A computed fold for a 72-nucleotide RNA from Mailhella sp., annotated as transfer RNA. NCBI's taxonomy places the organism under Bacteria, Pseudomonadati, Desulfovibrionia, Desulfovibrionaceae, Mailhella. It matches the Rfam family "tRNA". It is annotated as a transfer RNA.
C1' cells in the first nucleotide's frame, strides 16, 4: 500500500429509508424486622466525526478517524 469487517444508552447488543429499543448497571417507589431476591416506574443518545443524496438517513453514497481479519 490493496481489500474486508465493525463503529448506536454506562456496558453488551437489537433497529424494511418513516416515533432510536432490549438486557445488565444506575436512581425512585412496592414488599421486607434489615439485606439479597422479586414487582413497578424514571432518567440516560450529536447512532465514531464531516459531507451528500432523500419529503424523510442509524439504514443508501463519499470522505475521514479508531479497532479487527486477510493479503503485499
Nucleotide at each position: 500500500g490493496c481489500g474486508g469487517g465493525c463503529a448506536u444508552a454506562a456496558c453488551u447488543c437489537a433497529a424494511c429509508g418513516g416515533u432510536a429499543g432490549a438486557g445488565u448497571g444506575u436512581c425512585a417507589g412496592c414488599u421486607u424486622c434489615c439485606c439479597a431476591a422479586g414487582c413497578u416506574g424514571a432518567a440516560g443518545g450529536u447512532u465514531a466525526c464531516g459531507g451528500g443524496u432523500u419529503c424523510g438517513a442509524a439504514u443508501c453514497c463519499c470522505g475521514c478517524u479508531g479497532c479487527c481479519c486477510g493479503c503485499u